[in-house]
């Protein structure tokens, strides 16, 4: 360097559900919680859901949201071949 995750070991992350608090709102953050997960570790650049706006009504803006919908990109623990 490549390939790959074991019913090893160390760890780590944290869906819903609830409380706080922030946002018009998808939704975020913190608490508490595990359904899951080898990048659930960053990154909205492609596609894809979602929200909001405004109209000529299916298109179009948005310094808008999802990274736990998929690609890609960058870094990354431990073991195995």
């Nucleotide at each position: 360097u490549c390939u790959g995750g074991a019913g090893a070991a160390a760890g780590g992350c944290a869906a819903a559900c609830c409380c706080g608090c922030c946002g018009c709102g998808a939704g975020g953050c913190g608490g508490a919680g595990a359904c899951g997960c080898a990048a659930a570790g960053c990154c909205a650049c492609g596609g894809g859901c979602c929200u909001c706006u405004a109209c000529c009504a299916g298109g179009a803006g948005a310094a808008g949201g999802u990274a736990g919908c998929c690609g890609g990109g960058c870094u990354g623990c431990c073991g195995a071949g």
Overview:
The prediction has a mean pLDDT of 84. Predicted 3D model of an 81-nucleotide RNA (c-di-GMP-I riboswitch aptamer) from an uncultured Rubrobacteraceae bacterium.